A computed fold for a 71-nucleotide RNA from a Saprospiraceae bacterium, annotated as transfer RNA.
Model confidence (mean pLDDT): 83 of 100.
Rfam family: tRNA. By type it is a transfer RNA. Gene Ontology term of the family: triplet codon-amino acid adaptor activity.
The organism belongs to Saprospiraceae, within Bacteria.
């Protein structure tokens, strides 16, 4: 310096243009004599900026970051 992937909940991770999801964790309840378990229920997020579309987590650019490969 070249190219390539990659960014979504605190955590690992879906999501292929139309209301953003799961496990996990975390918070109220119920249940226990009391902890844990089990149930119920509630919070929590699309990396910045700009573009195309009626509409964009999704497409296409620049930035930032990460990671891999070449030199």
């Nucleotide at each position: 310096g070249c190219u390539a992937a990659u960014a979504u909940a605190g955590u690992u991770c879906a999501g292929u243009g139309g209301c953003a999801g799961a496990a996990u964790g975390g918070c109220u309840g119920u249940c226990u004599u009391g902890u844990a378990a089990a149930c119920a229920g509630c919070g929590g997020g699309u990396g910045u900026u700009g573009g195309u579309u009626c509409g964009a987590u999704u497409c296409c650019a620049a930035c930032u970051g990460u990671u891999a490969g070449c030199u």